About this RNA: The RNA shown here (transfer RNA) has 72 nucleotides and comes from a Patescibacteria group bacterium. Its mean pLDDT, the model's own confidence on a scale to 100, is 83. Its Rfam family is "tRNA". It is annotated as a transfer RNA.
């Protein structure tokens, strides 16, 4: 420089036009002498950035960044 596939919660990952979730993590609370584990509850998001399409965009299109992998 080309092609392919990825950036959503602290971390891993779903959501493919109509109100952003799940698991672990964190906080609570019950249990317990006590502590994990398991159990109820709960907090947490500019959805890489910018434009553009729509009544309505994480999703559709255009530029750009930044990870990965092939080719060169």
């Nucleotide at each position: 420089g080309g092609c392919a596939g990825g950036g959503u919660a602290g971390c891993u990952c779903a959501g493919u036009g109509g109100u952003a979730g799940a698991g672990c993590a964190g906080c609570g609370g019950a249990c317990u002498c006590a502590u994990a584990a398991g159990c109820c509850g709960u907090u947490g998001g500019u959805c890489g950035u910018g434009g553009g399409u729509u009544c309505a965009a994480a999703u559709c299109c255009c530029a750009c960044c930044c990870c990965u992998g092939c080719c060169a």